Background: c-di-GMP-I-GGC riboswitch aptamer from an Anaerolineae bacterium, 90 nucleotides, folded computationally. Lineage of the source: Bacteria > Bacillati > Chloroflexota > Anaerolineae. Its mean pLDDT, the model's own confidence on a scale to 100, is 82.

[in-house]
């Protein structure tokens, strides 16, 4: 430079429990493996998730329900960017 079928060095951790943090999504510790060749970083981009907070409606105001909006989230949804183990072959 290329590939990731086999093998080795090893590496990461879904769902589940607990436990702590958030308004939620969801996150962080432990246990625990269904997977993972970048499931290593990175919200830039589109995609999905939330909707406290803010706008709109229900005649108006407290309350309440509705819906809309990310500034929140998720890189284990897809590309972009950055940076690398380990093995084959040139």
């Nucleotide at each position: 430079a290329u590939a990731g079928a086999u093998a080795a060095a090893g590496g990461c951790a879904a769902a589940c429990u607990u436990a702590g943090c958030g308004a939620a999504a969801g996150c962080u510790a432990a246990g625990g493996a269904c997977g993972c060749a970048a499931a290593g970083c990175u919200a830039u981009g589109g995609g999905u998730c939330u909707a406290a907070a803010g706008c709109u409606g229900a005649a108006a105001a407290u309350c309440u329900c509705a819906g809309c909006u990310a500034u929140g989230a998720u890189u284990g949804c897809c590309a972009g960017g950055c940076c690398g183990c380990c093995u084959g072959u040139u």